Context: one part of a larger RNA
């Protein structure tokens, strides 16, 4: 490199985004670059090979053959170009809709903690003990302030986000979805090497908070020993603002996109369908908030089994790991190593990139 791989054997990038570059739906016409086909031209020479001469071989003649190159004629399916024209991919509007998406900002009861006051008397803690707290009055218990965190039930295989995350309750402010019938634009599409912004915890800078648990740290306990596990204390952090880090089993260990496939359940939100109420009115419209899943039908999401296929089995099975097509990251035996050296990068810690000798 080629080949074959990437859910659990090595291997999907943490997720998006959107340069360049790959690849891209449907007709119709022009070109005639590539694509295809003939004919002329050229294609030294030696070589190759036929034939023929001789020869011991070399050789000598004369003919084929020749990838490609240039000109010139013919074709238009396809790729390319360039015009036109359509709607089904993609948008865009309009009417509906569900949601712990996201910023801010204000507010709320429960519990733990500390003080404060009464009451009242001797505990708390563990497998069982001790440090420890308490007669200067604890623990329990009542009333009241203070402070910071987290937000029980509702709850759920549930919502909703791109991942990371996301939950008391109101408000302002903003993102994307999802449906329905039509209107528009008309291919405007997918993927994406570099670039960009997002990215839990933990750390790390400067200011603020500190209630509760709680690395590090003191003691006390087990114990041969205990730098643990068990108990008492307890400091950074843990919260908030603002800037950094840029990594996790960032996991569905399963890249993004399209289209194409057997049953059969559950389940979220549409929308159609049904029922009642209310206006006007008796033919039926309007229209508001509501309520019913009773049977169903369509969509767009979850979560289950189950053919066929496919898998090295495990399994997966319309949210594939089937059947196919595009791009695009990564893998080629185990240690050495995700290390060293160099570079970017960062306040550091460190992150990225990323071998080799040697070993088996």
């Nucleotide at each position: 490199c080629u080949a074959g791989g990437c859910g659990u054997a090595a291997a999907g990038g943490g997720a998006a985004u959107g340069u360049a570059g790959g690849c891209g739906g449907u007709g119709a016409a022009u070109c005639a670059g590539g694509u295809u086909g003939g004919a002329a031209g050229u294609g030294a020479a030696a070589g190759u090979c036929a034939c023929c001469a001789a020869u011991a071989a070399u050789u000598a003649g004369c003919a084929a053959g020749g990838u490609g190159c240039u000109u010139u004629c013919a074709g238009a399916a396809c790729c390319a170009a360039u015009u036109c024209a359509a709607u089904u991919g993609a948008g865009u509007g309009a009417g509906a809709u569900a949601g712990g998406g996201g910023a801010g900002a204000g507010u709320g009861g429960a519990a733990u903690u500390u003080c404060g006051u009464g009451u009242g008397u001797a505990c708390g803690a563990u497998c069982a003990a001790a440090u420890c707290c308490a007669a200067a009055g604890a623990u329990c218990u009542a009333c009241g302030a203070a402070g910071g965190a987290a937000c029980a039930c509702c709850a759920a295989a549930a919502g909703a986000g791109a991942a990371g995350g996301u939950a008391g309750c109101u408000c302002u402010c903003u993102g994307g979805g999802u449906c329905u019938a039509c209107a528009u634009u008309g291919a405007u599409g997918u993927u994406g090497g570099g670039g960009u912004g997002c990215a839990a915890a933990a750390g790390c800078a400067u200011g603020g908070g500190g209630a509760g648990a709680a690395a590090a740290u003191a003691a006390g306990a087990u114990c041969a020993g205990a730098u643990a596990c068990c108990c008492u204390a307890g400091u950074a952090g843990u919260c908030c603002a603002u800037g950094c880090c840029a990594u996790a089993a960032a996991c569905a260990a399963u890249g993004a996109g399209u289209g194409u496939u057997c049953a059969u359940c559950c389940u979220u939100g549409g929308u159609c369908c049904c029922c009642a109420a209310c206006u006007a009115c008796u033919a039926u419209a309007g229209c508001u908030g509501g309520g019913g899943c009773u049977a169903g039908a369509u969509u767009a999401g979850g979560u289950g089994c189950c053919c066929a296929a496919c898998u090295a089995a495990u399994g997966c099975g319309u949210g594939a790991a089937a059947c196919a097509c595009u791009c695009u990251a990564c893998c080629u035996a185990g240690g050495g190593a995700g290390u060293a050296c160099a570079g970017u990068u960062g306040c550091a810690a460190g992150a990225c990139u990323a071998a080799a000798a040697c070993u088996c």
The part of an RNA shown here (small-subunit ribosomal RNA, central domain) has 360 nucleotides and comes from Chamaecyparis obtusa. Lineage of the source: Eukaryota > Viridiplantae > Tracheophyta > Acrogymnospermae > Chamaecyparis. It matches the Rfam family "Bacterial small subunit ribosomal RNA". Its family is annotated with ribosome and structural constituent of ribosome in the Gene Ontology. The coordinates come from a structure-prediction model, not an experiment, and the mean pLDDT is 82.